[in-house]
């Protein structure tokens, strides 16, 4: 039991940190008679500096069925990120499903 606690999925809410750094190429727009220069945006390839809360990895308190496993918000930054947008651990609320008794 019209279902405590727990697990999974989904929706909503708020949600941090760190360069709108810099070089080059290309494209578009503005200015311009045409160009050059300049400005803005997009994309690609680099350079240096940084962040940790997608993911990943490592160690470990601890736990277990103790051979061996499971393990963090700690650590590392491979990935990701450093204006806005997007994403975003974990938290709160609600719905669906599972299992199940405080």
């Nucleotide at each position: 039991a019209u279902g405590a606690c727990c697990c999974c999925c989904c929706g909503c809410g708020g949600g941090a940190g760190a360069g709108a750094c810099u070089g080059g190429a290309c494209c578009c727009g503005c200015c311009c008679c045409c160009a050059u220069c300049g400005c803005g945006g997009g994309c690609c390839c680099g350079g240096c500096g940084c962040c940790g809360a997608a993911g990943g990895a490592g160690c470990a308190a601890c736990c277990g069925c103790c051979c061996c496993g499971g393990a963090a918000a700690c650590u590392c930054u491979c990935a990701g990120g450093c204006a806005a947008a997007a994403g975003g651990a974990g938290c709160g609320c609600a719905g669906g499903g599972g299992a199940g008794a405080g």